About this RNA
A computed fold for a 1532-nucleotide RNA from an uncultured prokaryote, annotated as small-subunit ribosomal RNA. The prediction has a mean pLDDT of 86.
RNA sequence: AGAGUUUGAUCAUGGCUCAGAUUGAACGCUGGCGGCAGGCUUAACACAUGCAAGUCGAGCGGAAACGAUGAUAGCUUGCUAUCAGGCGUCGAGCGGCGGACGGGUGAGUAAUGCAUGGGAAUCUGCCCGAUAGAGGGGGAUAGCCCGGGGAAACCCGGAUUAAUACCGCAUACACCCUACGGGGAAAAGCAGGGGAUCUUCGGACCUUGCGCUAUCGGAUGAGCCCAUGUCGGAUUAGCUAGUUGGUGAGGUAAGAGCUCACCAAGGCGACGAUCCGUAGCUGGUCUGAGAGGAUGAUCAGCCACACUGGGACUGAGACACGGCCCAGACUCCUACGGGAGGCAGCAGUGGGGAAUAUUGGACAAUGGGCGAAAGCCUGAUCCAGCCAUGCCGCGUGUGUGAAGAAGGCCUUAGGGUUGUAAAGCACUUUCAGUAGGGAGGAAAAGUUAGUCGUUAAUAACGGCUAACCCUGACGUUACCUACAGAAGAAGCACCGGCAAACUCCGUGCCAGCAGUUGCGGUAAUACGGAGGGUGCGAGCGUUAAUCGGAAUUACUGGGCGUAAAGCGCGCGUAGGCGGCCUGAUAAGUUGGAUGUGAAAGCCCUGGGUUUAACCUAGGAACUGCAUUCAAAACUGUCAGGCUAGAGUAUGGUAGAGGAUAGUGGAAUUUCCGGUGUAGCGGUGAAAUGCGUAGAGAUCGGAAGGAACAUCAGUGGCGAAGGCGGCUAUCUGGACCAAUACUGACGCUGAGGUGCGAAAGCGUGGGGAGCAAACAGGAUUAGAUACCCUGGUAGUCCACGCCGUAAACGAUGUCAACUAGCCGUUGGAGGGCUUGUCCCUUUAGUGGCGCAGCUAAUGCGAUAAGUUGACCGCCUGGGGAGUACGGCCGCAAGGUUAAAACUCAAAUGAAUUGACGGGGGCCCGCACAAGCGGUGGAGCAUGUGGUUUAAUUCGAUGCAAUGUGAAGAACCUUACCAGGUCUUGACAUUCCCGGAACCCUGCAGAGAUGCUGGGGUGCCUUCGGGAACCGAGUGACAGGUGCUGCAUGGCUGUCGUCAGCUCGUGUCGUGAGAUGUUGGGUUAAGUCCCGUAACGAGCGCAACCCUUGUCCCUAAUUGCCAGCGGUUCGGCCGGGAACUUUAGGGAGACUGCCGGUGACAAACCGGAGGAAGGUGGGGAUGACGUCAAGUCAUCAUGGCCCUUAUGGGCAGGGCUACACACGUGCUACAAUGGCCGGCACAGAGGGCCGCAAGCCUGCGAAGGUGAGCAAAUCCCUUAAAGCCGGUCGUAGUCCGGAUUGGAGUCUGCAACUCGGCUCCAUGAAGUCGGAAUCGCUAGUAAUCGCGAAUCAGCACGCCGCGGUGAAUACGUUCCCGGGCCUUGUACACACCGCCCGUCACACCAUGGGAGUGGACUGCACCAGAAGUGGUUAGCCUAACUUCGGAGGGCGAUCACCAGCGGUGUGGUUCAUGACUGGGGUGAAGUCGUAACAAGGUAGCCGUAGGGGAACCUGCGGCUGGAUCCACCUCCUU
Repeated sequence: AGAGUUUGAUCAUGGCUCAGAUUGAACGCUGGCGGCAGGCUUAACACAUGCAAGUCGAGCGGAAACGAUGAUAGCUUGCUAUCAGGCGUCGAGCGGCGGACGGGUGAGUAAUGCAUGGGAAUCUGCCCGAUAGAGGGGGAUAGCCCGGGGAAACCCGGAUUAAUACCGCAUACACCCUACGGGGAAAAGCAGGGGAUCUUCGGACCUUGCGCUAUCGGAUGAGCCCAUGUCGGAUUAGCUAGUUGGUGAGGUAAGAGCUCACCAAGGCGACGAUCCGUAGCUGGUCUGAGAGGAUGAUCAGCCACACUGGGACUGAGACACGGCCCAGACUCCUACGGGAGGCAGCAGUGGGGAAUAUUGGACAAUGGGCGAAAGCCUGAUCCAGCCAUGCCGCGUGUGUGAAGAAGGCCUUAGGGUUGUAAAGCACUUUCAGUAGGGAGGAAAAGUUAGUCGUUAAUAACGGCUAACCCUGACGUUACCUACAGAAGAAGCACCGGCAAACUCCGUGCCAGCAGUUGCGGUAAUACGGAGGGUGCGAGCGUUAAUCGGAAUUACUGGGCGUAAAGCGCGCGUAGGCGGCCUGAUAAGUUGGAUGUGAAAGCCCUGGGUUUAACCUAGGAACUGCAUUCAAAACUGUCAGGCUAGAGUAUGGUAGAGGAUAGUGGAAUUUCCGGUGUAGCGGUGAAAUGCGUAGAGAUCGGAAGGAACAUCAGUGGCGAAGGCGGCUAUCUGGACCAAUACUGACGCUGAGGUGCGAAAGCGUGGGGAGCAAACAGGAUUAGAUACCCUGGUAGUCCACGCCGUAAACGAUGUCAACUAGCCGUUGGAGGGCUUGUCCCUUUAGUGGCGCAGCUAAUGCGAUAAGUUGACCGCCUGGGGAGUACGGCCGCAAGGUUAAAACUCAAAUGAAUUGACGGGGGCCCGCACAAGCGGUGGAGCAUGUGGUUUAAUUCGAUGCAAUGUGAAGAACCUUACCAGGUCUUGACAUUCCCGGAACCCUGCAGAGAUGCUGGGGUGCCUUCGGGAACCGAGUGACAGGUGCUGCAUGGCUGUCGUCAGCUCGUGUCGUGAGAUGUUGGGUUAAGUCCCGUAACGAGCGCAACCCUUGUCCCUAAUUGCCAGCGGUUCGGCCGGGAACUUUAGGGAGACUGCCGGUGACAAACCGGAGGAAGGUGGGGAUGACGUCAAGUCAUCAUGGCCCUUAUGGGCAGGGCUACACACGUGCUACAAUGGCCGGCACAGAGGGCCGCAAGCCUGCGAAGGUGAGCAAAUCCCUUAAAGCCGGUCGUAGUCCGGAUUGGAGUCUGCAACUCGGCUCCAUGAAGUCGGAAUCGCUAGUAAUCGCGAAUCAGCACGCCGCGGUGAAUACGUUCCCGGGCCUUGUACACACCGCCCGUCACACCAUGGGAGUGGACUGCACCAGAAGUGGUUAGCCUAACUUCGGAGGGCGAUCACCAGCGGUGUGGUUCAUGACUGGGGUGAAGUCGUAACAAGGUAGCCGUAGGGGAACCUGCGGCUGGAUCCACCUCCUU
C1' cells in the first nucleotide's frame, strides 16, 4: 500500500466481498511447563446453608457459662456438689462509638446526572491549633426477682437498682436572638501515681493521661447555584397556571415558587421547546497516518439503586444493602388465632443462556471499626484452587549419518519424491521427575537497661537508643545443588483466483463445497480420501462484534449536462456573505504569564524480576477551560467621509411583452336558390357512408364559429409557462448616449408568497372544424389497434379550482478574470470613395475553435475553464416516488415520504463485432432475358416411417437422402435365431512332442469330432538350432462395444469470396484506431494518386499441368509428298517433307496506334497476330466459422466385456411395404418411330485377360481358336448423322411397365435375391398444380463410347469424343457475399433480447369488522403509614411562683403517593375472517409492448378505454432513423 467481482473487451460511476488490528468472548479439533493478568456481557430472575459489623468491664448495675485459687461436704484420693465477683474473664442488659465507611450492581436517569471551569447564602462526628470551663442537686428506667398471656415471635403487670443514660439550678469572656431596652442557653466522669493535710478509712485533695462543655480558626467531607459540552426521531410544532416575575410570610444547615397569600401576565421554542425511543457519565479502551469512528469489562473518580412503591425516625452525616413503619407481590413457619424473610456482600444452588470459577486458607502484610492498651472483629484485603480466556517466556532434543534402506505416493516405467528425514553412531539434560539445601516478604508490639520530656516526683505516661524475646496464610515458596535417562511432551487450518502452497484415486449437476467470484453433468489442482506442500504453533480454525481498508457522508477529503443528484420560474422574511479611505474599540484573532487539567493508563529515559510480559521511579504529554497582561494587521462594532457596486433624473430606440375593446379578409361547414347528371367519397386494395326524394361539380346569396397563409428568419420580446391579422386605450421590462444626483441603499435566500403548457373539475354561455369515449366498415389466426366512414365530452369565452410535464440548455442565481475567427438583431460614434460600404464600441442571439476542463462524449467569454458568495439536491439496483401519518384539493390527485424483503449487480461514455422489415457503392446464372428440366406417369435407387427374430451401423436445412458402398445370392456382414470353442482366428514369450505336408473312411447342416495310411526334409561345433504343425500353463490376445462433446489425421461449408494479419511509428487514459479509410480502377486489399504512416507476411495474380499456333531435334509398332516395286493392303524398297508421337524452344507483354482519364493507374476502339487484354480448362482453398462430419478406413486417451460385447459354422436378414420425400432413367411421339444402305471419333482396358477368323444358334450365347504383356493384336460395327422407304395424330407401327412361357451366362449355389436373350402380353402416360432446379460457348441441349469396382450384376459414378444453340435491356426486386456509414437495451451475437395479465408454490408487507396487552394524558372516587396543624377526651416521675409548664395516648383536619377503582382520550406492540399490491421460483398459459425506422419512432404529463402487455385524444421533448416512399405477416 491494495485486490476480486458488472463487459466480447475498455474507461468511468457504483455497490458487494476479502487481506489487518482487536475482544470479559463462544464453539470444533488438539493440548507439556511456568510467570503476569482476567473470569454471569443473559433473568435488577428466585434463593437452601455458612460467613460478610462489631467493639469497649479503663462508662454502669452486675455474674449465666468457662478456668484457676481457697474453703466446706460426700467420699470411689481425685472426682462430684456447694460456697467465695475475691481473681482471670464475661452471656444477656443499660450506656458510648461504629453499623452513612468498606463491598455489590447499572434497573432508573437525556438531566435533580456526568465532564470542564467558575460562584456564594451553608453544615461538618472523629482529627489539628487556640480560649474559657467542668459548681451544686434531682427523679426515673432496663437488667435481676415475682406473677400472668401466647404454639411461636413476643407481650403485659408488680417490686427494686446503677451510670460518661435523663432532667432542673448556678456561672458563662466569647456564642445566639433583639424592638438595642434586654433576653436565652453548657458540662461527666474514668484510670494510673502520690509527698504533705483531712477522713466516716470508702476516700477527699494534688497531679498525669483519656474523656466532657462552650466558642473561634483550620483541615477533611458534604449540600447549593451558574456557564459551556453531553444519542436518535419534525411522519413529535407548538409547550406551560406555581406556570414566569414581584411583595409579604413560612420553611431549610443554607440561596430560591422550596411552600403559601395577594398582584401582574408572563416564561420556553425552528440556534429544535414539548413528546417518543434509547442510554448510567468520565479518566480511559479498541481502531485509525491523522481527523475521526466505535465503546465505557477489569483499575480509578462521580452518580443512582438495594424484592416493588411510599414514608419518616435516629444521627455530625441516611430518608439508611445485612435499621424501622405502611401497602403490594412472592416464599417459609403455624396449634389457623397469628408470625418470619429479602445474596445487585463472599462462596454456593436452581433457572435463563453459546457462555463465565471454590459452599478454600489467613488476618502474616496493607487498610478499616472499637478500645488507654493487650487485643477482638474484618468473604475489605493478602493468598491458594479451577479455566490455554488473554499476554509473555521455555521445552518437546543436538551433531553426524547415502546403501539416498524399507514402506507410502507418483511415474514418460528410466526414475522422481517423502529424505538427513528414519535407522545407526556420538553427545547434551533446560522443563517435568526424585532427593537435599534454602532467601525475602518482619517492621512493629512486648520485656529489660539507658537517656530526654512532663511533674513536687527518682511514680505513671510519652519520645529516642541498645540488648533480649517473639510474630508467615502463601509454603513441599522463589532460588541453588545432586541423580537418572532422549528419556515424559505436536497439533490445527489451508493448497482454482483474491492468497503462500499440486498430484493421484473415488464420485458424475449426485454426494457435496462456498467469504466473494463460483466449482460438481466420466479425465474435478474447487466435492471426499491419500501422498506431497504451505502457514501458524500449545495452539489452530470457525462464528459473533468494533474500527480500518471505505475519499462508500468527503472538516482534513466527494459530487450534481448524459452515471444518483439544479426546486418549473420569480418576489422576498430570517439567516449567511458583502466596495474604498480615516479614527476609536478589543468581541473574534495572535503572543506571554498564572491557576487548573486527580491518580492510573499512552509516550520517553532509568531501575527490579535470568529475559519478556509485568512491576516501579522520574520526565514529557494531557492538543482543554478560566483569569490576567500585551498587540491591533484582518473580521466584527461605533463614528466620520468617498464613488468604481446599486439606484434616480434627462433624451432617444426596437419588440408576436401583458390586459381590454373594436374591426378585417381568405378558407372549412351548414342553409337557401340557379345550372346540371350519375355517380361521389375513401383506400395498399376495399367496404361502411352520401346520391335519381338529384349527390359530387359549378354559380349567386346568407349564417356561424374558430384560427390568422405569405412576411417568417438557429429573427424579436418575456422570469418561466409562453407570445404572431389589423386598430385604439391602459400598462410592465430592456437597451443606447450624455451629464447631474443619492451614497453601499448590495448578492443570495430556509420557511413564506405569487405566476405557472396541456389535460382535467365546477357554474353559465358557445359550438364551424378537429376529436378521447362510442358505433360501423376493413385488416388479421385474433385486432378491444394502426387504415376508413361517422361521432360525444373537450377544444373557444367569462368566473373559480387544479399545480403537474422530456415545465430541458436534462446545465440554480449573482460577480470577477481568461487567445482568436465568422454570421445575425437593436443602438451609438467615426471614416471616406456616400455605398446593398468600411472601422470602432455596446446589449443580445448563433456557428467554429486555442488554452484549460472532462470517464468519455463534449464544453470552450452565453464555460461544463480559473475563482468568490449564497441556496437546492445526491449516496448501489429493485421494493417505491409506493404504504402509513400529516398538509392541500369538489374530485382526479398533488406534496412530504419510509420499512420488511430481495439481488450482486444496476448504470454512463466510448470500442470491436453481429444484426436491422436503416442508408450508400459493388459483385455472383442472384434476379431479369432465354434454353432444357424436376414437381404429374411407370420403373431404378436412396431416405423417412412402418413392419420384423433381424430388417447391422453411420450421414439429417443449404453443406444427409444414385451419400460411406469403385458394385449385400454365399463370402462381404458388423444384424437375427440356432448349434459350437475358450491362451483362443491373429502377436510375443515358456515347456513338451512332432518335419512340414499329402491321401482315405465314418458321424454331422457345417463348424467339428473320431479313424487309417504315406512322408522323415534344411543347417550343425552333434549339445542342438531355424521354419512349420499339434498339445499345455500364465502373462496376454481379441472387441465394427461407448464417448467425433477427450483427440490426431482426413473431409465438407461459407468460398476461389477478397479478404485476414504483423513489425515499427503515430493517435487515444484505455479497449482500440491508423496502415486496410478517401478519389479513380480492377476478376482481385489488382494497380495508381492522395494520405501519419512506412514497410512486411498469409491470400489474389504468376510460377505447374493440359489445350490452341509455329520452329528445332528424333523417327517405331505411327506417317507416305516425291522416286521405284506391288498380290493394290504404306503391302515392300525407301523417305523424314506432312500428320502424329515426345523432348526442347518461340509466342501475348496493354508491347504498338488513336481516344478518354488527372501528364497516373486504367478503360474504349484499332492494327498486326494462331491466339488480345486472366486466350480456354485444371490443380491450387488465407485468418477463421459451424463443439459441422468421421472412434465403422486408420491411429489414439479414458471407460466397459473376458467360457463373451471375443472366435468358428450353416441358415436367414440388410432386397420387407397402407405411405411420404430426394436423385435419376424411359416416355408421352412426326425436329418422331420402324426398315434398308452409307460415313466420321476420342480416351481407355487386356494373360485367372482381351479375343480376330471359322462353324452352330432368330438371339443371349456355345464350340474351336490365330494374334497380343500391346502407337504392332483384340475389345471396336461408334451413335446421333446422310440417302431411300413406310407410318399420318391414334393411347397409335408412340410408350414400354407388368405378367406367362422358353432359354443363355457367371458362379459350390440364381427360391427368398443376379444379368442377358427369344416368343407372347402391352399398364400408366397425350408435356404435368402450387412450387422449384441447372446452364452464358464448344457452354446448354442431344448422341453414343470407355473405364474403375467386379466370378456375375450399372438407369449410378468417373472419364471420352460427335452434333451443336438461344439470351443477357439492365440491377428496381428475391437469395448469397464484399466495402463504407448509421442505430442498437444484441455479444450463446435477431433462431438475439425482452414486457404485462393469468395459473401454481413460498416469503415479507399494507388495509381490515375487531380482539388482547403495555405505556400514558385528563376528570373523579377512595386514601395505609407518616409529617404538620387543631384538640372539648384520657394519662403523666424530675421543674414549679403549685396556677401550671412540658410530655404522651386518643380523636380530627390538611397534604402526599403507590397499590386500587370509575369514566374518557392518546401512543405503541401482537393477533384477525377476508382483501391489495410487491418479491422470488421449474422448461406453465395468452399475446408480442420495448431495444433496428422493432415493423404505427419512442418517451413525459394528463384524460378516457381495453384479457394483458397497451391503444387513442391534447400539449410537450429528442434521449428519433431516413431524405424519399406504402397492405398484413407470430415465435425460437